[in-house]
Context: one part of a larger RNA
Molecule: small-subunit ribosomal RNA, 3' major domain
Organism: uncultured bacterium
Order: sequence, then structure tokens, then C1' cells
RNA sequence: UGACGGGGGCCCGCACAAGCGGCGGAGCAUGCGGAUUAAUUCGAUGCAACGCGAAGAACCUUACCUGGAUUUGACAUAUAGGGAAAACUGCUGGAGACAGCAGGUCCGUAAGGGCCCUAUACAGGUGGUGCAUGGCUGUCGUCAGCUCGUGUCGUGAGAUGUUGGGUUAAGUCCCGCAACGAGCGCAACCCUCGUCCUAUGUUGCCAUCACGUAAUGGUGGGGACUCAUAGGAGACUGCCGGGGUAACUCGGAGGAAGGUGGGGAUGAGGUCAAGUCAUCAUGCCCCUUAUGUCCAGGGCUUCACGCAUGCUACAAUGGCCGGUACAAAGGGCUGCGAAACCGCAAGGUAGAGCGAAUCCCAAAAAGCCGGUCUCAGUUCGGAUUGGGGUCUGCAACUCGACCCCAUGAAGUCGGAGUCGCUAGUAAUCGCAGAUCAGCAACGCUGCGGUGAAUACGUUCCCUGGCAUUGUACA
Repeated sequence: UGACGGGGGCCCGCACAAGCGGCGGAGCAUGCGGAUUAAUUCGAUGCAACGCGAAGAACCUUACCUGGAUUUGACAUAUAGGGAAAACUGCUGGAGACAGCAGGUCCGUAAGGGCCCUAUACAGGUGGUGCAUGGCUGUCGUCAGCUCGUGUCGUGAGAUGUUGGGUUAAGUCCCGCAACGAGCGCAACCCUCGUCCUAUGUUGCCAUCACGUAAUGGUGGGGACUCAUAGGAGACUGCCGGGGUAACUCGGAGGAAGGUGGGGAUGAGGUCAAGUCAUCAUGCCCCUUAUGUCCAGGGCUUCACGCAUGCUACAAUGGCCGGUACAAAGGGCUGCGAAACCGCAAGGUAGAGCGAAUCCCAAAAAGCCGGUCUCAGUUCGGAUUGGGGUCUGCAACUCGACCCCAUGAAGUCGGAGUCGCUAGUAAUCGCAGAUCAGCAACGCUGCGGUGAAUACGUUCCCUGGCAUUGUACA
């Protein structure tokens, strides 16, 4: 100087407390461990692995296994020699890769280019090492810290500044002080939501005036309003009052918004030899008729069991049936696909319109209005299984999703324990998108609808910050 303390002090945080809803019990989905297996590819492992890499494992993907092939190679460059092609089409063998036969031929004036064969250098490796590395990332933590120059002090390591008294979300600011300044962080500048103004009105809008319809901004027209797209204004403790030397703090007014207005992006110096050699790059090591490459089939989907994250429930604030209302944000041409018709339905026929503020996906759902069920393993719950279908796709056996009929399991609110959340939040309800032929999505990322309760307080648990103290630790 640090680190540590079941030392003391001060302070913060959904850390506790106060509340609301879960998890832990059940069934299923997904991931992991274990077991199994020819293989069940690999990685991730306290917080910070376990719906994680994977924003799509039937083939492909695919790295694994079995079997069949191949050796200048599926891919690149160069040199030398040689060749008329190569692709493509058809036939035969084969599970296919591939092999055989037949057809079929290039551009350029030339040199040559492109292609194939042979040979050699070499290619290739999702083989190893993340404890050789770059890059990227997680984490403490959006915590308030981390440093430097000059000066001063100390033999020196170092100290001071950065400590102290206040204050703040903040090393934020003020006062003091052998310090005076400065840098990286904080904050602000950026995006978005909330109010107003100005400009512009099509595909958007419709108050006023007409026309028209069963009805609809449907039409003429209009720019008022909504909205869209730009540009501005607005919030600064600016004003008033109390406290205070000040910084600041408490209350008030006006205001759409008040003291960082809400949310996002933004992550200092470092820590964990943290993670990743399987995104990529890369040193070294290893393989080179194989640890490379091609193909078919299988596996990654197994299942006495254990764990994690979710979904659905156990019902009446509910289930079922009928009627009816209101979003936002997205996506669409190998695409979204309307009306009409067929089918109980999944879906099919059909193809209008739309490269989309125009058309489509599109029905929002909870809600509201009626009806029914009356506390039961039920008109709760939907697992499981049997049968029949639909769609995608060369192909749904291993191993897809969905629909219909039948079947109706466990489950009556969950032990010890444990998690999230402070407001448009929790809870609850649906909608969209990426990936994608299809889909195991109940996942993820967004969007809006309805919309709470509680916080006395900091004694205690946990994490962190500051100064201080002890130490046989570095």
C1' cells in the first nucleotide's frame, strides 16, 4: 500500500421489512445431469451453466455412428507435360456416391482464356491447447469510482491531491485544507414517449356546404380536427415562501410535464489464468490412401431416475353456448391472399386486390349483454390411447404440425425452502415478428388492452461504496 475480520462507524440497493403473484406437489413441453447406446456430435457448470450457443435436428443442417466409395482431393494458387472438351441429355448397374455406353459441343484476329487429365509443390482438418493469443462477450455494476502533471512531505515503499464538515442519484456541488490543476468515468449532448406552434396535405382525416347509397369519406369539395412527415417552442430550482454562510433542501404557484419528467442507447480503471481455437482470425502440436473428402441409412428425439426453466390446471371473480364493442406494432411478389362456393373441421376450389398510410394477413382477447351448469373429480381438468382425415415436403416408420370422433389419467392450491415485482409496474388478456418448405414456439424479441396492493422503517439477512481500526496474510 492492499486484502481479510462471525471489529466498530456512516450510506445505498425489491437487500430486509410491508404487500401482490408465483416456484417447490400434478400432467405436459424444453434444457441439463445420470444411465443406456454402434452413435446417443461438441461446447456452457455457484451467483455470472441448465427454453444457454440453437432466431427452427424428418433428408439437408451434422460436426457423431454403421456400411459403401475416394486420394493433388469437395475448395485455392503455381509450375511442367498432355488433351479435346466440360456442363448437359438419354440408357444400363447400384441404396446412393459412383461407374460404363451413346449423343453433344466453347470464346478470341492471334497470343491466350475457360475446361479436363498426369506429375509436383501443396490443399484440407468443427483434430488438441481459451493455461500460448487477437477479437468478441459475461460479471462485480450504470456501482462511483480509477488515475496523471507540477508542487510539498517521507531515507524509501509511498503519502498528499481523492482526507475533513455539509450536500447529492453521482469524486454532484459547496466550504475548509500543502496543495494547484488536469484526464478517463458521473451528468449533458443522441433516440423515443408526453404538451403546444409553424409548414405540407396523399394512400391519411371529415367540422362546415352539396350529391349519392340498403350502408360506408362513397363522390364533389375542404385543411378545421385526428394523424403522418419535417422544423421549432417548452423545464432552468427560472418565480414565491420557510430553513441554511454556501452548495442545497422542504413547501407553493403557474404548467401537458417539476426538481435526473418516463423509457432506451451509452458500461471508467480493473477482477474472475471467467467464457469462446465449434462464428471468425491465429502461434505451437497432431492427422495426411486419413483425424481429409463424397454417399446411403441411423443417431443428436433412448429412459428405473435426479435437477432447472416454462406451459396447463386443480374451477363459480369459473366452464360452455349465442350475440356484440374497442388496439398497437409488425409482415407480404418463389409473397400476403379477399369475396363467393364445398367440407363438422384442419383445409380445399377460386383467384379480386396489393411491391402496400391504398390491398391482404386480421378474428384482437380479456370486456359487455343474455342463456345454461350449482360445488361434484363435475358441463372442472385435459394427459394418455384407439380410429379416421388435412397440409407441407423427393420422403412424415424411427421422428412433423394441425383437425374430427371416441377415450377420459394425475390434479381439490402444494413440506422444508425459494423467486419476481415500487406504477401504467405486478397481475391478467390477446396480437405480431425473426428463424422457417413444414414444425415439435408452451421458447425468444417486440406490441398494445384491462390494471392493483404496499413501503412504519434500517434492528436483522445479502450485495456494494466511503473513511477508520486490528492482523502471525501478500